[in-house]
Molecule: transfer RNA
Organism: Chthonomonadaceae bacterium
RNA sequence: GCGGGUGUAGCUCAGUGGUUAGAGUGCCUGCCUGUCACGCAGGAAGCCGCGAGUUCAAGUCUCGUCAUCCGCG
Numbered sequence: 001g002c003g004g005g006u007g008u009a010g011c012u013c014a015g016u017g018g019u020u021a022g023a024g025u026g027c028c029u030g031c032c033u034g035u036c037a038c039g040c041a042g043g044a045a046g047c048c049g050c051g052a053g054u055u056c057a058a059g060u061c062u063c064g065u066c067a068u069c070c071g072c073g
Stems, first nucleotide, its partner, number of pairs: 001072007010025004018056001027043005049065005
């Protein structure tokens, strides 16, 4: 330099163009317990890497760009 994959909650990951973007784990609060852990209930945490385009409607499709991984040279 060229080609391809990935980017969504603190972390690991789901998410057929159409409800207010979800799960697990972690975190916070309460209950339980002599205390902790376990268990139970509730809660906070995202404008989906960034920018533009297509569309009535984009996390999803297209283009550019950034980061990272793999391959080729």